Predicted 3D model of a 478-nucleotide part of an RNA (small-subunit ribosomal RNA, 3' major domain) from an uncultured organism. It matches the Rfam family "Bacterial small subunit ribosomal RNA".

[in-house]
Context: one part of a larger RNA
RNA sequence: UGACGGGGGCCCGCACAAGCGGUGGAGUAUGUGGUUUAAUUCGAUGCAACGCGCAAAACCUUACCUGGGCUUGACAUCCCGGUCGCAUCCCAUGGAAACGUGGGAGUCAGUUCGGCUGGACCGGUGACAGGUGCUGCAUGGCUGUCGUCAGCUCGUGUCGUGAGAUGUUGGGUUAAGUCCCGCAACGAGCGCAACCCCUACCAUUAGUUGCCAUCAUUCAGUUGGGCACUCUAAUGGAACUGCCGGCGUUAAGUCGGAGGAAGGUGGGGAUGACGUCAAGUCCUCAUGGCCCUUAUGCCCAGGGCUACACACGUACUACAAUGGCCGGUACAAUGGGCUGCUAAAUCGCAAGGUCACGCAAAUCCCAAAAAGCCGGUCCCAGUUCGGAUUGGAGUCUGCAACUCGACUCCAUGAAGUCGGAAUCGCUAGUAAUCGCGAAUCAGCAGGUCGUGGUGAAUGCGUUCUCGGGCCUUGUACA
Numbered sequence: 001u002g003a004c005g006g007g008g009g010c011c012c013g014c015a016c017a018a019g020c021g022g023u024g025g026a027g028u029a030u031g032u033g034g035u036u037u038a039a040u041u042c043g044a045u046g047c048a049a050c051g052c053g054c055a056a057a058a059c060c061u062u063a064c065c066u067g068g069g070c071u072u073g074a075c076a077u078c079c080c081g082g083u084c085g086c087a088u089c090c091c092a093u094g095g096a097a098a099c100g101u102g103g104g105a106g107u108c109a110g111u112u113c114g115g116c117u118g119g120a121c122c123g124g125u126g127a128c129a130g131g132u133g134c135u136g137c138a139u140g141g142c143u144g145u146c147g148u149c150a151g152c153u154c155g156u157g158u159c160g161u162g163a164g165a166u167g168u169u170g171g172g173u174u175a176a177g178u179c180c181c182g183c184a185a186c187g188a189g190c191g192c193a194a195c196c197c198c199u200a201c202c203a204u205u206a207g208u209u210g211c212c213a214u215c216a217u218u219c220a221g222u223u224g225g226g227c228a229c230u231c232u233a234a235u236g237g238a239a240c241u242g243c244c245g246g247c248g249u250u251a252a253g254u255c256g257g258a259g260g261a262a263g264g265u266g267g268g269g270a271u272g273a274c275g276u277c278a279a280g281u282c283c284u285c286a287u288g289g290c291c292c293u294u295a296u297g298c299c300c301a302g303g304g305c306u307a308c309a310c311a312c313g314u315a316c317u318a319c320a321a322u323g324g325c326c327g328g329u330a331c332a333a334u335g336g337g338c339u340g341c342u343a344a345a346u347c348g349c350a351a352g353g354u355c356a357c358g359c360a361a362a363u364c365c366c367a368a369a370a371a372g373c374c375g376g377u378c379c380c381a382g383u384u385c386g387g388a389u390u391g392g393a394g395u396c397u398g399c400a401a402c403u404c405g406a407c408u409c410c411a412u413g414a415a416g417u418c419g420g421a422a423u424c425g426c427u428a429g430u431a432a433u434c435g436c437g438a439a440u441c442a443g444c445a446g447g448u449c450g451u452g453g454u455g456a457a458u459g460c461g462u463u464c465u466c467g468g469g470c471c472u473u474g475u476a477c478a
Stems, first nucleotide, its partner, number of pairs: 001478002003475003007472007015462002019426005026317008034308002042053002064303007073128001077127002079124006088105007108118003130292002133290003139286002141281003144277001146275001151190006157166003170181003196269004201237007210227003215224002240263001243257005319419001323378007335366003340359002345354003385416001390411007432454007
């Protein structure tokens, strides 16, 4: 100087407390461990691995296994020889395919007219290719974490023999090393804040595909008309403790108030200092070293990654009456669409099929929002709760749904009556609850990322638990 203490002081955080809803019990989905297996590819492992890499494992993907094949190779450059169109397409045939065998179609661009140049393919030779093989403890890059915590440092000066100290400590204050005052310090840098984006209010500009107050018109903003309003999207304004009062040291600031759409960082996002964990990743990519080279490379078929006594994590659905079922009826936002989204009509109980309008979209479509509201029914039961499981019949995608897809209909109707010890999230348009959209994608969403609807309760407080910041003290630790 640090680190540590079941030392002290001050302070903060959904850290506790106060509340609300869960997990832990059930069934299923999904990931992991374990076990099994020819293989169940590999990685991730306290917080910070476990719906993680995977924003999609039937084939492909695929890295694994079994079997069948190839060896200058699926891919690149160079050299030699050959074929001239090569490529490509079709037929027959062996085969599971890869890969062969035979036949046919196809017959180039430039040109100095020279098989000259270009280009492609086939064969050969070796230099080489290739490796998701090893090492993340050789690395780059990227990322997680402490933590959006308020810290981490430097120059000059001063003090100390020196390691170092001072500044950065102290008194106030703040979300903040934020600011003020004081001080052997005076300044500065990286962080904080602000500058950026979204959202809340207003104005200006603009008015179609959007909107409709007034006038006419219609089943309908449908049409004429209009651009007030809504909205859209560009530019500005607006909030600064600016104003008033109390407290405070006349300060920084803090408490209350006014005005205001908004008040003291208005709400949310992006943004992550010096560093820590030899944290994670050689399987995104790049890369040193090592290793393989008729195989640890390459192609193909089938299988596996989907196994199942069990254990754990994360979710979904429930156990019901604030509910289930039936009928009627209302109100969104974000988005996506040409190998696409698909109206209307029609067939089917339905999944879906047929036909086909419109739309490269503020125009058309996906599209029905759901919870809600109105009416009816059920009457507390393993039930008209719950839907697992299984049998049958189908639909769709796709070369192909056996291993191993999703969905529909009929039948079946398991566990489950609110969950032990323990444990998680959340302070407001939040929790809880309800649907909708998108990426991936031929098909497949209970996951993920967005979006809006309805919309709470509680917070005395900092004794205790966890994590963190500052000062101080002890130490046989570095």